[in-house]
RNA sequence: UUAUUCGAAGCUCAAUGGAUAGAGCAACAGAUUCAGGUUCUGUGGGUUGAGGGUUCGAAUCCCUCCGAAUGAA
Numbered sequence: 001u002u003a004u005u006c007g008a009a010g011c012u013c014a015a016u017g018g019a020u021a022g023a024g025c026a027a028c029a030g031a032u033u034c035a036g037g038u039u040c041u042g043u044g045g046g047u048u049g050a051g052g053g054u055u056c057g058a059a060u061c062c063c064u065c066c067g068a069a070u071g072a073a
Base pairs, nucleotide, nucleotide: 001072002071003070004069005068006067007066010025011024012023013022018056027043028042029041030040031039049065050064051063052062053061
C1' cells in the first nucleotide's frame, strides 16, 4: 500500500429488513441463613464504532472514515 473478516450492556455472545435490541456471567436489591456461601426472585445497565445514503421501516443492505485481526506486496 492492498484484500478479507470483525466492531452490539462491565465481559462473552444471540437477533431472516419489521416485537419495547435480548441471553448467560458480572453488579445491585430482596427472599432463604445466626452470619456467609449455594439456591430462588427482581432491578439497573446500550445513542448497535462515527457520518451519510437506500427503504414505509436499517444492528442488518450500500458508501466514506476510525479501530482491531489475518493474508499478500